Overview:
Transfer RNA from Candidatus Bathycorpusculum soli, 74 nucleotides, folded computationally. Lineage of the source: Archaea > Candidatus Bathyarchaeota > Bathyarchaeia (SeqCode) > Bathyarchaeales (SeqCode) > Candidatus Bathycorpusculum.

Parts: sequence; C1' cells; structure tokens
RNA sequence: GCCUUCGUAGCCUAGCCCGGUGGGGCGUUACCUUGGUAAGGUAAUGGUCGCGGGUCCAAAUCCCGCCGAAGGCU
Repeated sequence: GCCUUCGUAGCCUAGCCCGGUGGGGCGUUACCUUGGUAAGGUAAUGGUCGCGGGUCCAAAUCCCGCCGAAGGCU
C1' cells in the first nucleotide's frame, strides 16, 4: 500500500441483508421480603447506534469519505 470483517447504554449483545417507535442480559438506584446479610420479588434508570456528508417523507439500516480495532496479502 491492498483486501476482508467489525464499531449499538458503565459492560456484553440482538436488530442492519429487505429503511418505518432501538430490544434483551448484566450493572446501578429505590422499595418489599429478613433479626441481619445473601438469594428472591416489584419499580425506576439508561443510547449524538464511531465521526462527517449524501439519498429519502423518513437512515442504526442504503451510498460516499474519514477515524479506530482485528485478521489476511504484498
């Protein structure tokens, strides 16, 4: 230098192909439960979807550029 894959909440992850309200688990907080703790139950808490631009009525999703990570080729 070139090719492939990936980037979504404090952490992990689905959704992207085929555009139409971003979901789940862990965590955190409050309450219930207990003599107290753990476990359990209820509720709450969460997202510039890596960055910028384009297309579109509408973009996490499609297109372009950039940045970062992993792997491969030379």